[in-house]
Context: one part of a larger RNA
């Protein structure tokens, strides 16, 4: 000198601080007496104030022990005398309340929760586990269970069903397999149809289901504002209520209140970036280790530090580890380096060693960085990613039977049915046909049934009792009786099948001990199929990129620069095109010449069209551009279809290795087309206009395999055609703050480096402003720098880790100076100012709000300067902000989640090795060794700094109002050193007082923070007390003096002479290790000398230092003195009382007992015998 735990502080009293964090205060019982507000229960122990000890004697109730009351006495500072033991009001937010939770960083507003709401469920139930059996709910039963929201009470709970669910409904579309029809087939595969379930299409219905709830314009006699009017448009446009909010960007809104001063808190307005009604809005009484303010008591939290006390630390035996450790290592500064060095470079320093000590540096240690990015890593998680899978609906088939009943489809048999005009009259068609039927009853009549075109046709029954009909005629496209085989439309009965009711037992189920009951072909299973399916489950979820994400395509191709006169060549370089078009805009064979201009010409105009001229292209040339082009490739016309088959070669694509589609060129052979030939033509004048392999469709033909032959299908060869724009072509969304791993300073956020737009700060020039005047001041446009304190940029160092903001605390440098000196100009009379030189000694504070740095504000002040030092400083604090894990709000998202948006809550490790610095010691060296005294190289310091007020002086100045210096004095403030006479503090030295309680009592003690509580010396302290000049030297800026260069002038060129808190002395600390290692006295070779031990304190962490050692007052003891406490024990007496016994306490003996780290004094005790080193 510190810590960790504890005590105490004068004066102030939260001034500290992110915040009263710690701490203080209160505090027990009894008695008075108690507010707003309220859900009438509380709020309450509200608040605020009296009592309180011992002692004697009485009363009351109790058997007692004991409670509770009165009366008087008496003692302390202090009576719950020590333990124990709320601080207390107000305002608001926010969750109703007790209660839960993240075992080890969140305790919370979060979850629960009673109420309220809402779905699903009648019991073999919803619902959850389980492959299943079989289990829980539940041995319960709609007043119940399960699921979901909300979150007491009290006022309330708006519209909107378009989207998404969800629920019903469904004529009608869609809708898979099975069984049917039909085609095709020796049997099959195989196409085709129709019926047709769930879903889904439509349809309604629900929002206390998910979720959502608008925009222009205008308009009232001041204005503003808009009841009001129009218009877009929506499923509907936010209702009541709240409202800068735990939601408001701007924002520190505006306006009161609180304050000397409020980014804070309330109260109100409110246009609400982005409130709002059970995703629940609004209030609200109690409640709360929840958040914000404020007010009172309190306080060492501060002003401001200070004593004391325990343990550590420190030293002394004893024992004895773990981090970490390439290597050297006495450094500093400045520089250079992968841009931040003990080691390189230069120059300084620098003699070796130990101890304590706080922690600059070692970009210290601890952890292959959690942040960011990357990786064809990974994991949770989420969805209207892909792809599946379990669950669930549905449909068929099987287990699986019997019966009646509807209605439907095929199919046989048996009937019936057919009207167009004309014609008798209801002519289906074709074909045969001249008969055909009747007493087994023909016309004709009567009833009844069915069909109808209303005319009429069939059947049955009666009656009747003998004929009826075709042919021929007529009419007509077609002629009728009958026969036969059809076709429409129907009806009967039979067969198959299908739906759909209802029955009924035997399968199957369920109950039941069973007898049997119940339900029943349902359902269960099991097979197939369609749906539905983040309940699960495997994956994908691109590259480039001045980080990475959002943007964008520089991701294929083609043309110009860049590109540096062969090639070839990057950037998120710089200008731009393509992803077609053309049947002519193509082949060919022949012909012409443009743009533009100038003359002239009806309408006619600048431009129309005709003539003349001039006219190498200034036009064209399907579309970028470059290149090409009049012999034209430009333009017009003729006639075609080479915009052919099939083959080969070279070439660009891809420079110098390979690479594919593509594209280009050139030739063979074959078929053409133009042209009289000769010849030209495999697309457009080149250079872009594109696509592998699977697969699929089409052609066209051949092969082949089931099989001999045909159909059909399967495999192959060729050819075209479908696309992969991330374009040499996976089949593919997101979230992660719950996260992992691997790696990267190949890459971002801090810092540093580099730059220097920005940025601050100077300079030039000087339009302007300043009444006149650019330069008293102030100064644009334009231009030049410096700085590196500001954002920026770059990605150079650091990602096997250099801790990130404020604040604190300590040192220190810069000046472009705030204030203090010393000048100069002034639009300087003086005060007061404003500018500008020179100057970096010293100094630059207190507060409100805020996390804030920074800004506003209050009061002072001589000023309340700016900045660097890893935006100085966390192995030194703090930990409010930011930036994990919880949670709430807006906003965005379908979600999981996300926000440089708010909000409340959240572990800050290290025992010091080296260096560095403060301090303390030993050793060596300094040429014989000591002991003492001094010099002073060098170093350090601010030892002072600043104000005020008298004096001068109401003077100078000034028209007044105002209103100074120079000097010379006092005082103060902040600073510095030092010290205890006083004040103050603390004093666990010591004296008293005292509680509870143990040693039987009583004296006298232990234990309870020193149990507490007064008092308090010495000693340490501060809030006390003292000291802390002046000069002199050389200068800045300035101001002079002689003086030329320049016959003047001129502060300067020579010379000289003033001039400031800077600077160098004085003045004060350290300082022979100052290696140039001093001087100087003395003493000593018998040693001088010094240390150990020995008594100690003016010294002191250990060493060291000092005093002392018998010739001696060092220490201890006695003694005196001086102090502190406050009157001891004991024995006498007095004491309320009480019969006594007894009595708390009080007086005298007693200014007394009791202590003392102080001072004198005196050898009683103790410094002793002695040992070593040293020539």
């Nucleotide at each position: 000198a510190u810590c960790u735990a504890g005590c105490u502080a004068a004066g102030g009293g939260a001034a500290u601080u992110c915040g009263g964090c710690a701490a203080a205060u209160u505090a027990g019982c009894u008695c008075c007496g108690u507010a707003a507000c309220u859900u009438c229960g509380g709020g309450a122990u509200a608040a605020g104030g009296a009592g309180u000890g011992c002692c004697u004697g009485c009363c009351u109730u109790g058997u007692g022990a004991a409670a509770g009351g009165c009366a008087g006495g008496u003692c302390g500072c202090a009576g719950u005398g020590a333990c124990a033991a709320g601080g207390g009001a107000g305002c608001u937010c926010u969750a109703a309340c007790u209660g839960u939770c993240u075992a080890a960083u969140a305790a919370c507003a979060a979850c629960a929760u009673a109420g309220c709401g809402g779905a699903u469920c009648g019991c073999g139930a919803a619902c959850c586990c389980g492959u299943a059996a079989g289990g829980g709910c539940u041995a319960g039963u709609a007043c119940g269970a399960u699921c979901c929201g909300u979150g007491a009470a009290u006022c309330c709970u708006g519209c909107c069903c378009a989207g998404u669910g969800c629920a019903g409904g469904u004529a009608c579309c869609u809708g898979a397999a099975a069984a049917c029809c039909c085609g095709g087939u020796u049997c099959a595969a195989c196409g085709g149809g129709g019926u047709g379930a769930a879903g889904g299409g439509c349809c309604u219905g629900u929002c206390a289901a998910c979720g959502g709830c608008g925009g222009g314009g205008g308009u009232a006699a001041c204005u503003a504002u808009g009841a009001c009017c129009c218009u877009c448009u929506u499923a509907a446009g936010g209702u009541a209520g709240c409202g800068u909010a735990g939601u408001a960007c701007c924002u520190u809104g505006c306006c009161g209140c609180u304050u000397a001063a409020u980014u804070g808190g309330c109260g109100g307005c409110u246009u609400g970036c982005a409130u709002g009604a059970a995703u629940g809005g609004a209030u609200c009484a109690a409640u709360g280790a929840g958040a914000g303010c404020u007010c009172u008591a309190c306080u060492g939290u501060c002003c401001c530090u200070a004593g004391c006390c325990a343990g550590a630390a420190u030293c002394c035996g004893g024992u004895g580890a773990a981090c970490u450790u390439u290597a050297c290592a006495u450094u500093c500064u400045a520089g250079u380096g992968c841009a931040g060095a003990g080691u390189c470079u230069a120059g300084a320093g620098a003699c070796c060693u130990c101890u304590a000590g706080g922690g600059g540096g070692a970009a210290g240690u601890g952890a292959a960085g959690a942040c960011c990015c990357c990786g064809u890593a990974g994991a949770g998680c989420u969805u209207u990613a892909c792809u599946g899978c379990a669950g669930c609906c549905u449909g068929c088939a099987g287990c699986u039977g019997a019966g009646u009943u509807g209605u439907g489809a095929u199919u046989u048999u048996g009937g019936a049915u057919g009207u167009a005009c004309a014609g008798u009259a209801u002519a289906g068609g074709u074909a045969g046909g001249a008969g055909g039927c009747a007493u087994c009853g023909a016309a004709a009549c009567c009833c009844c049934g069915g069909c109808g075109c209303c005319a009429g046709c069939c059947g049955g029954g009666g009656u009747g009792g003998a004929g009826c009909c075709a042919a021929c005629a007529a009419u007509g496209g077609g002629a009728u009786a009958c026969u036969a085989c059809c076709c429409u439309u129907u009806c009967a009965a039979g067969a198959u099948u299908a739906c759909g009711g209802c029955u009924c037992u035997a399968a199957c189920u369920c109950a039941g001990a069973g007898a049997u009951g119940a339900g029943g072909a349902c359902c269960c299973c099991u097979g197939u199929a369609g749906g539905u399916g983040g309940g699960c489950a495997g994956u994908u979820u691109g590259g480039g990129u001045g980080g990475g994400g959002c943007g964008c395509c520089a991701c294929g191709c083609c043309c110009u620069u860049g590109a540096a006169a062969a090639g070839a060549u990057a950037u998120c370089a710089a200008g731009g095109g393509c992803g077609c078009c053309c049947a002519a805009a193509g082949g060919u064979u022949g012909a012409c010449u443009c743009a533009a201009g100038u003359g002239g010409g009806u309408c006619g105009g600048a431009a129309a069209c005709c003539c003349a001229c001039u006219g190498a292209a200034g036009a064209g040339u399907g579309c970028a551009a470059g290149a090409g082009c009049a012999u034209a490739a430009g333009u017009c016309a003729g006639c075609c279809u080479u915009a052919c088959g099939u083959g080969a070669u070279u070439u660009c694509g891809c420079a110098a290795a390979g690479c594919a589609a593509g594209g280009a060129a050139u030739c063979g052979c074959g078929a053409g087309a133009c042209g009289a030939a000769a010849g030209u033509c495999g697309g457009g004048u080149c250079u872009a206009g594109c696509g592998a392999a699977c697969c699929a469709a089409u052609g066209u033909a051949c092969c082949u395999c089931c099989u001999u032959g045909a159909u059909g299908g399967g495999g192959g060869u060729c050819a075209u055609u479908g696309a992969c724009u991330a374009c040499a072509g996976a089949a593919a969304a997101g979230c992660u703050a719950c996260c992992u791993c691997a790696g990267g300073g190949a890459u971002a956020a801090c810092a540093g480096a580099g730059u220097c737009g920005u940025u601050u700060c100077c300079g030039g020039c000087a339009a302007g402003a300043g009444c006149a005047c650019a330069u008293a001041u102030c100064g644009a446009c334009c231009c030049g720098g410096a700085a590196g304190c500001u954002u920026g940029c770059u990605a150079c160092c650091u990602c096997g880790a250099u801790g990130u903001c404020g604040g604190u605390u300590c040192u220190u440098u810069c000046c472009a100076u705030c204030c203090u000196g010393g000048c100069c100009g002034u639009g300087c009379a003086g005060c007061a100012g404003c500018g500008g030189c020179c100057a970096a000694g010293g100094g630059u504070g207190a507060g409100g709000u805020u996390g804030u740095u920074c800004g506003c504000c209050u009061a002072u002040u001589a000023a309340a300067g700016g900045a660097g030092a890893u935006c100085g400083u966390g192995a030194g604090c703090u930990g409010g902000g930011u930036u994990u894990a919880g949670a709430c709000c807006g906003u965005c998202g379908u979600g999981a989640g996300a926000c440089a948006g708010g909000u409340c809550g959240g572990u800050u490790a290290c025992u010091a090795u080296c260096u560095a610095c403060u301090a303390g010691a030993g050793g060596u060296g300094u040429u014989c060794g000591u002991u003492g005294u001094c010099u002073g190289a060098a170093g350090g310091a601010a030892a002072g700094u600043u104000g005020c007020a008298u004096u001068u002086a109401g003077u100078a100045c000034g028209a007044g109002a105002g209103g100074a210096a120079c000097u010379a004095u006092g005082c103060a403030a902040c600073g510095g050193u030092g010290c205890c006479a006083c004040u103050g503090g603390u004093c666990g030295a010591u004296c008293g007082g005292u509680u509870g309680u143990c040693u039987g009592a009583c004296a006298a003690g232990g234990c309870a923070a020193u149990g507490c509580c007064g008092a308090g010396c010495a000693g340490c302290u501060a809030c006390g007390c003292a000291c802390c000049a002046a000069g002199g030297g050389a200068u800045a800026a300035g101001g002079g003096c002689u003086g030329a260069a320049a016959g003047c002038a001129u502060c300067u060129a020579a010379g000289c002479c003033c001039g400031a808190a800077a600077c160098c002395c004085a003045u004060c600390c350290u300082g022979a290790a100052a290696a140039g290692a001093g001087a100087c006295a003395a003493c000593a070779u018998u040693a001088a000398g010094g240390a150990c031990a020995c008594u100690c304190a003016u010294a002191a962490a250990a060493g060291a230092u000092g005093a002392g050692g018998u010739u001696g007052a060092u220490a201890g003891a006695g003694u005196c003195g001086g102090g502190a406490u406050g009157u001891a024990c004991g024995c006498a007496c007095c004491a309320a009382g009480g019969c006594a016994a007894c009595g708390a306490g009080g007086u005298g003996u007693u200014u007394a007992g009791u202590c003392c780290g102080c001072g004198g004094c005196u050898a009683c005790u103790a410094a002793u015998u002695g040992u070593c080193c040293g020539u």
Molecule: large-subunit ribosomal RNA, half B
Organism: marine eukaryotic metagenome